[in-house]
RNA sequence: GCAAACCGCGGGAAACCGCGGGACGCAAAGCCAAUUGGGGUCUACGGCGCUACGGCGCUAUGACAGCCCGGCUGCCG
Numbered sequence: 001g002c003a004a005a006c007c008g009c010g011g012g013a014a015a016c017c018g019c020g021g022g023a024c025g026c027a028a029a030g031c032c033a034a035u036u037g038g039g040g041u042c043u044a045c046g047g048c049g050c051u052a053c054g055g056c057g058c059u060a061u062g063a064c065a066g067c068c069c070g071g072c073u074g075c076c077g
Base pairs, nucleotide, nucleotide: 001026002025006021007020008019009018010017011016024066030072031071032070037069038068039067040064041063042062046059047058048057049056050055
């Protein structure tokens, strides 16, 4: 310096995100997520299939950088 969980307000189908409060932690807990590095995880509006019509399964173009590798930048010593 940043800000987890949690709480309040708002956005979103959700994951999750923004703002305020709040600090678990972090020497990069700064930035980079299709196209425009590689892997992983989460969600499923929509689409496809199934159905006993209650739903169920698959699927990312959605999301996570405080999941890992990696890239760029960077304070003090």